Two RNAs folded together computationally: RNase P RNA and transfer RNA, 468 nucleotides in total. Its mean pLDDT, the model's own confidence on a scale to 100, is 76. Rfam match: Bacterial RNase P class A. Gene Ontology terms of the family: ribonuclease P activity, tRNA processing and dimeric ribonuclease P complex. It is annotated as a ribozyme.
RNA sequence: GGAGUAGAACGAAUGGCCGCUGCCCUGCCUUUCGGGGGAGGGGAGAGGAAAGUCCGGGCUCCGAAGGACAGGGUGCUGGGUAAUGCCCAGUCCCGGCGACGGGAAGGCAAGUGCCACAGAAAGGAGACCGCCCUGUGGGAUAUUCACAAUAUCCGGCAGGGUAAGGGUGAAAGGGUGAGGUAAGAGCUCACCAGUCUCGCCGGUGACGGUGGGAGCUAGGUAAACCCCACCCGGAGCAAGACUAAAUAGGGGAACGUUCGAGGGCUGUCCGUCCGAGUUCCCGGGUAAGUCGCUUGAUCCCGCUGGCAACAGCGGGGCUAGACGAAUGGUCAUUGCCCCGGUAGCAGGUGACUGCUUCGGGGAACAGAACCCGGCUUAUGGGCUGCUCCGGCA
RNA sequence: UGGGGUGUCGUCAAGUGGUAAGACACGGGCCUUUGGAGCCCGCAUCCGGAGGUUCGAAUCCUCCCACCCCAGCCA
Numbered sequence: 001g002g003a004g005u006a007g008a009a010c011g012a013a014u015g016g017c018c019g020c021u022g023c024c025c026u027g028c029c030u031u032u033c034g035g036g037g038g039a040g041g042g043g044a045g046a047g048g049a050a051a052g053u054c055c056g057g058g059c060u061c062c063g064a065a066g067g068a069c070a071g072g073g074u075g076c077u078g079g080g081u082a083a084u085g086c087c088c089a090g091u092c093c094c095g096g097c098g099a100c101g102g103g104a105a106g107g108c109a110a111g112u113g114c115c116a117c118a119g120a121a122a123g124g125a126g127a128c129c130g131c132c133c134u135g136u137g138g139g140a141u142a143u144u145c146a147c148a149a150u151a152u153c154c155g156g157c158a159g160g161g162u163a164a165g166g167g168u169g170a171a172a173g174g175g176u177g178a179g180g181u182a183a184g185a186g187c188u189c190a191c192c193a194g195u196c197u198c199g200c201c202g203g204u205g206a207c208g209g210u211g212g213g214a215g216c217u218a219g220g221u222a223a224a225c226c227c228c229a230c231c232c233g234g235a236g237c238a239a240g241a242c243u244a245a246a247u248a249g250g251g252g253a254a255c256g257u258u259c260g261a262g263g264g265c266u267g268u269c270c271g272u273c274c275g276a277g278u279u280c281c282c283g284g285g286u287a288a289g290u291c292g293c294u295u296g297a298u299c300c301c302g303c304u305g306g307c308a309a310c311a312g313c314g315g316g317g318c319u320a321g322a323c324g325a326a327u328g329g330u331c332a333u334u335g336c337c338c339c340g341g342u343a344g345c346a347g348g349u350g351a352c353u354g355c356u357u358c359g360g361g362g363a364a365c366a367g368a369a370c371c372c373g374g375c376u377u378a379u380g381g382g383c384u385g386c387u388c389c390g391g392c393a
Numbered sequence: 394u395g396g397g398g399u400g401u402c403g404u405c406a407a408g409u410g411g412u413a414a415g416a417c418a419c420g421g422g423c424c425u426u427u428g429g430a431g432c433c434c435g436c437a438u439c440c441g442g443a444g445g446u447u448c449g450a451a452u453c454c455u456c457c458c459a460c461c462c463c464a465g466c467c468a
Stems, first nucleotide, its partner, number of pairs: 001389007010380001012334007020045002023042004028037003047365001051376002054374005059236004066270004071232005076090005091105001092103004106227002111225002113221003128166002130162007138154006174192006193217001195214008240291004250282006262274003284467003298317008336362006343356005394464007403417003411448001419435005441457005
């Protein structure tokens, strides 16, 4: 210098002028005494993701949030947490030369299903070519003067053996070698890989190391149904509470009133309670205000425990609460980053680096809507640690 | 803001692990004096995008993107 990898932060500051939304104080006008309007001053006013709404909680309502089934989710181990599908630490596997990264990593040796095309055969399978054996009939050659017979070779037909080899495929039922055989084959043996099982050692555990035994080997797929273990009541601040306004609580249809519609209660059933109305369509009215609402699993600093996530203790701080929805614009100075120029200073043996000075340029993604903890996605430039390669000394 | 749903050719759409049907439209040809009708042929390298599972993905899973629908009270 190049390429890469991980991490922690930041996402400008100050002031002037003009605006916007809440809060506090002062005083004014108006009022149907609830309130409404306007003026001055002070102070506050978006994020790391406020986003996607993908998870998990708080909070609120539903009569119990009862039982069973269905349904959904999660899935190595240990820990953290209010909780999680999140985080931390580890195990095993995979990727990378490496720093490091990724893993929906229970079970296909419970059951069922699927494996297109190609291929003989796609699952306790299979004989297309090849190899081998038997039978049969034929041809050629040799022996012979010739026939017959015998032997060898060739291709044909029939029956059978064979999973070594070829070929097909993503995948063809362990690998290498030796023995064995008509040819072959875990058929037998040795070694290796893998599975199951019984111990011993280490570890809380996943698991690792090591020794013995078994059968010779078991295909893939569970982000296929399913099995196993654990978890899950439903809805959501337009939740919900209280005032106010509105009157056409109108018309029609269906179901139903103890042989019970419908509702609490949510997919179904049981159980239990209420029960005379309920649902849909057409047409119409009204939609204003207060609370919920922001002090919270809160933020910052320090100490202690822990490898860490995190927890405990002490001190300090208060940081938007709007609803067709405020948080903006502009000017100046400074800071940050980039590019170029000019000299000077400092460091180094050196390649070079840093600072000062002048000019020009740049600043992304994006906007709270009940509140938190995560994940994911979008995004600007710089910083630090580490790795690999190259160059110079 | 909250909840629900849909994306396949220009349009309407089928396909739910194994070669992306079909119709209209569009393009070319035949027929006709010409046009229409009719007949024949063609038309998706990307199934909204990216990644994963699988031998194989429009289809299964995860994350994004775009679009659509619903909502209080009288009741």